[in-house]
Molecule: Glycine riboswitch aptamer
Organism: Betaproteobacteria bacterium
RNA sequence: UUGGUUGCAGCGGGAGAGUGCGGCCCGGAAUGACGGGUCGCCGCCGAAGGCGUAACCGACCCGGAAUCGCUCAGGCUCCUGGAACCGCUGCAGCGGG
Numbered sequence: 001u002u003g004g005u006u007g008c009a010g011c012g013g014g015a016g017a018g019u020g021c022g023g024c025c026c027g028g029a030a031u032g033a034c035g036g037g038u039c040g041c042c043g044c045c046g047a048a049g050g051c052g053u054a055a056c057c058g059a060c061c062c063g064g065a066a067u068c069g070c071u072c073a074g075g076c077u078c079c080u081g082g083a084a085c086c087g088c089u090g091c092a093g094c095g096g097g
Stems, first nucleotide, its partner, number of pairs: 001096002004094010018042001020041008043076003049072001050070003056064003
């Protein structure tokens, strides 16, 4: 010094699937509409995490490895939150000139 690479932080973008059924509790002026929470059942989603695996890589016994698969966990009206991954900025390490 850097248009590389890794990690962290901030900002921005960011999908899918049930307004399911029932019980209980709370709010609601009332035993009502409606809203929220929780439990159970059935049905679904996959992009926190986790597990398995392929191409491929490795000092190759074996190990690593996905946006593929599983769905334990998580999630399934809107809002909110989370969200792999991507972009910008900053910091630090490694590498390059």